Predicted 3D model of a 473-nucleotide part of an RNA (small-subunit ribosomal RNA, 5' domain) from an uncultured prokaryote.
Rfam family: Bacterial small subunit ribosomal RNA. Its family is annotated with structural constituent of ribosome and ribosome in the Gene Ontology.
Its mean pLDDT, the model's own confidence on a scale to 100, is 86.
RNAcentral holds the full RNA, with entries from ENA.
Context: one part of a larger RNA
RNA sequence: AACGAACGCUGGCGGCAGGCUUAACACAUGCAAGUCGAGCGCCCACUUCGGUGGGAGCGGCAGACGGGUGAGUAACGCGUGGGAAUGUGCCUUUUGGUUCGGAAUAGCCCCGGGAAACUGGGAGUAAUACCGGAUAAGCCCUUCGGGGGAAAGAUUUAUCGCCAAAAGAUCAGCCCGCGUUAGAUUAGCUAGUUGGUGAGGUAACGGCUCACCAAGGCGACGAUCUAUAGCUGGUCUGAGAGGACGACCAGCCACACUGGAACUGAGACACGGUCCAGACUCCUACGGGAGGCAGCAGUGGGGAAUCUUGGACAAUGGGCGCAAGCCUGAUCCAGCCAUGCCGCGUGAAUGAUGAAGGCCUUAGGGUUGUAAAAUUCUUUGCGCUAGGGAAGAUAAUGACGGUACCUAGUAAAGAAGUCCCGGCUAACUCCGUGCCAGCAGCCGCGGUAAUACGGAGGGGACUAGCGUUGUUC
Repeated sequence: AACGAACGCUGGCGGCAGGCUUAACACAUGCAAGUCGAGCGCCCACUUCGGUGGGAGCGGCAGACGGGUGAGUAACGCGUGGGAAUGUGCCUUUUGGUUCGGAAUAGCCCCGGGAAACUGGGAGUAAUACCGGAUAAGCCCUUCGGGGGAAAGAUUUAUCGCCAAAAGAUCAGCCCGCGUUAGAUUAGCUAGUUGGUGAGGUAACGGCUCACCAAGGCGACGAUCUAUAGCUGGUCUGAGAGGACGACCAGCCACACUGGAACUGAGACACGGUCCAGACUCCUACGGGAGGCAGCAGUGGGGAAUCUUGGACAAUGGGCGCAAGCCUGAUCCAGCCAUGCCGCGUGAAUGAUGAAGGCCUUAGGGUUGUAAAAUUCUUUGCGCUAGGGAAGAUAAUGACGGUACCUAGUAAAGAAGUCCCGGCUAACUCCGUGCCAGCAGCCGCGGUAAUACGGAGGGGACUAGCGUUGUUC
């Protein structure tokens, strides 16, 4: 000097920021991802019979973003600079197309099973759901003969869609050089191991996987093992070099009760999806089921220690939708906390017989001290009362908020503490105590005159803070 701090005493206001560093411990409750009737059929309610509103379901897109956490990871994980063998929904540009058919199924109805979660059978139905035929500029495969593969409609007639191909943009996957903590009281490690051939697999290269063949590969320039740790931009300190750190904000990575797995999809091996196993909790009619806050609040626990079960989608942004709009604990705001930084205030001027009181005293006086009182003023980026009142929003729409701010009025009125005073180190006397009680960062004080303990008066420093403790330089 610094801090995501804590503790003690004290505490007036505002602006801006920050707020579980510990148990990646367990979680009650509410909310955090929906949307589309301009894809589809059906049911219900109302009806002025024109329609309007609602519901579950099929279908589409989005739930791979946004938000959280740092357990794991010493690694191409990250940083930086390169690379070739790739994919890419939505978006942009361009070209071409959008034809003919079919069979189902949910919802609904009927009959069951179950305490529930849920589930079985039957009849029948729609689509931008599913399947087949046709067509193929360009596309894919090819032995160059040929072969393969597409589409979806809706409507208020403005449009919005659908399919194929090419290019772009964006995003993502992969490979490599270099850099990236400590320990040798860890010296050898390695069988898919290292390489080749062939095959499989992938969006893609590759022992990625497999069969066969060879015996390689790494290592004192520290392999392997162990411990610790998310990495970076940066932050703190320092004249710098360096050292320490990685909270907030931003980029990347990893994880989502623990372990494993795939499905769907442009994208996941998926926080609020599925399946299996495990631990735990809950419901149960004991047959069986349900759950996952390291989302926002909040609870218990741990801890020296860290907030409201708030408001709004007004703005910014995101998802869906032609749109109106709906959703959004992202976000914007408000609440709590002196946790930090910054600003302001707690009054100003005059005022000596230098009042009273306190303390000291050589008893004369000194000091507190212009301090108070008193008089005259002022009213703040404070307060209180009243009036006005934004920008942020664009034609409309403002949670914040009658907020910020402005004007008028009001009365010195409502607002000072903490630590220290032996030296280092600014600041001294009296009383009490008597190696006791105690102090202390170091040196050291205290055993009867203690400037070092405790109190008082006085003084010094900082100030809505001050001091202590911890940590870093």